[in-house]
Context: one part of a larger RNA
Molecule: small-subunit ribosomal RNA, 3' major domain
Organism: Candidatus Uhrbacteria bacterium
RNA sequence: AGACGGGGACCCGCACAAGCAGAGGAGCAUGUGGUUUAAUUCGACGAUAAGCGAAGAACCUUACCUAGGUUUGACAUGAUGCUGCAAGCCGCUGGAAACAGUGGCCGCCUUCGAGGGUGCAUCACAGGUGCUGCAUGGUUGCCGUCAGCUCGUGUCGUGAGAUGUACCGUUAAGUCGGGUAACGAGCGCAACCCCUAUCCCGUGUUGUAUUUCACGGGAGACCGCCUCGGAUAACGGGGAGGAAGGUGGGGAUGACGUCAAAUCAGCAUGGCUCUUACAUCUAGGGCUACACACGUGCUACAAUCGCGUUGACAAUGGGUUGCCAAACCGCAAGGUGGAGCUAAUCCCAACAAACAACGCGCCAGUUCGGAUUGGGGGCUGAAAUUCGCCCCCAUGAAGCCGGAUUUGCUAGUAACGGCCGAUCAGCUACGCGGCCGUGAAUACGUUCUCGGGUCUUGUACU
Numbered sequence: 001a002g003a004c005g006g007g008g009a010c011c012c013g014c015a016c017a018a019g020c021a022g023a024g025g026a027g028c029a030u031g032u033g034g035u036u037u038a039a040u041u042c043g044a045c046g047a048u049a050a051g052c053g054a055a056g057a058a059c060c061u062u063a064c065c066u067a068g069g070u071u072u073g074a075c076a077u078g079a080u081g082c083u084g085c086a087a088g089c090c091g092c093u094g095g096a097a098a099c100a101g102u103g104g105c106c107g108c109c110u111u112c113g114a115g116g117g118u119g120c121a122u123c124a125c126a127g128g129u130g131c132u133g134c135a136u137g138g139u140u141g142c143c144g145u146c147a148g149c150u151c152g153u154g155u156c157g158u159g160a161g162a163u164g165u166a167c168c169g170u171u172a173a174g175u176c177g178g179g180u181a182a183c184g185a186g187c188g189c190a191a192c193c194c195c196u197a198u199c200c201c202g203u204g205u206u207g208u209a210u211u212u213c214a215c216g217g218g219a220g221a222c223c224g225c226c227u228c229g230g231a232u233a234a235c236g237g238g239g240a241g242g243a244a245g246g247u248g249g250g251g252a253u254g255a256c257g258u259c260a261a262a263u264c265a266g267c268a269u270g271g272c273u274c275u276u277a278c279a280u281c282u283a284g285g286g287c288u289a290c291a292c293a294c295g296u297g298c299u300a301c302a303a304u305c306g307c308g309u310u311g312a313c314a315a316u317g318g319g320u321u322g323c324c325a326a327a328c329c330g331c332a333a334g335g336u337g338g339a340g341c342u343a344a345u346c347c348c349a350a351c352a353a354a355c356a357a358c359g360c361g362c363c364a365g366u367u368c369g370g371a372u373u374g375g376g377g378g379c380u381g382a383a384a385u386u387c388g389c390c391c392c393c394a395u396g397a398a399g400c401c402g403g404a405u406u407u408g409c410u411a412g413u414a415a416c417g418g419c420c421g422a423u424c425a426g427c428u429a430c431g432c433g434g435c436c437g438u439g440a441a442u443a444c445g446u447u448c449u450c451g452g453g454u455c456u457u458g459u460a461c462u
Base pairs, nucleotide, nucleotide: 001462002461003459004458005457007456008455009454010453011452012451013450015446016445019409020408021407022406023405026299027298028297029296030295031294032293033292034290035289042053043052064285065284066283067282068281069280070279073125077124078123079122080121081120082119084118085117088105089104090103091102092101093100094099108116109115127274128273130272131271132270136268137267138263139262140261141259143257148187149186150185151184152183153182154163155162156161167178168177169176193251194250195249196248198219199218200217201216202215203214204213222245225239226238227237228236229235301402305361306360307359308358309357310356311355317348318347319346322341323340327336328335329334368399373394374393375392376391377390378389379388415438416437417436418435419434420433421432
């Protein structure tokens, strides 16, 4: 100087407390461990792994296994030689295909230098999702959007180092004021950037359109005004005006560093290693197994509910190999159909659902709950057996609010409700990312738990 303390002082954070809704019990979905397996590819492992890489595993993907093939190779560049001058197309035999063998058609451009291109042979080489994240780049997580981390010169100290950065106030903040052997400065904080809340101006059309809306520009908030407190300061409390008040709300933005944290399988890359195989092609299988254990979710256990009929109100988005209207068929999934739309025009799209009105159910394993299974059908796709989704009929399991323990959230938040999108042929999405609708309760307080900051103290630790 640090680190640590079941030392002290001060301060902060959904950290506790106060509340609301959950998890832990059930069924299912999904990930992981374990076990199994020919293989169940690999990585991630307290916080900071486990609906994570994966924003789409039937084939492909695919890296794994089994079987069958290839060896200058599926892919790149170059050299030498040779070949028919190409390539390519159509068959036949074996085969699961890859591939092997074989027949036919066609028989290149040219500046005539065999130049380009093709195939074969040979050689350099290719190739590896093989190993090392403890050789690395890049990127990322956490501490933490915490308020810290440093430098120059000066001063102090033999020195390591200290000072500055301590102190008194104040702040979300090393924010600002005061003070001071320090005076200044840098990276961080804040502001500058984007979205949003109010108003004004301009432009715009897709029926019209003051408004709404879209786009562009501007105004507005600064403790500016009043008052009280305070060192007259920084600042704090209250008030007026205002759409908005003290950082208005949200986002992007992550200092020096820590964990030899994560990733050689996104990519790049040193070294090592394989080279008729650890490369590569193909078919099938596996990644979907199942006594069990854990994580994350969905659906429930019901009457603040379930079901039926009727009625109302959104926003974000997506669409030409696409979105697909009307009409018709079907109980439905869906089919036929073909209008419109390269989209403020048409479509997805419906009256969004929760909600409201009326009716039924009357507390029961039920008109709760929907697992599981049987049957019939639809769609995508060469192909749904392993292993897809959806619809209809039947079946109706566990479950009557969950032990110890534990998670999230302070306002348009939690909770509840639906809608859209990426990936995508289809989809195991209940996931993820957004959007709007309805819309709470509670915070006395900082003793305690966890994490963090500043100062100080002890130390046999570095």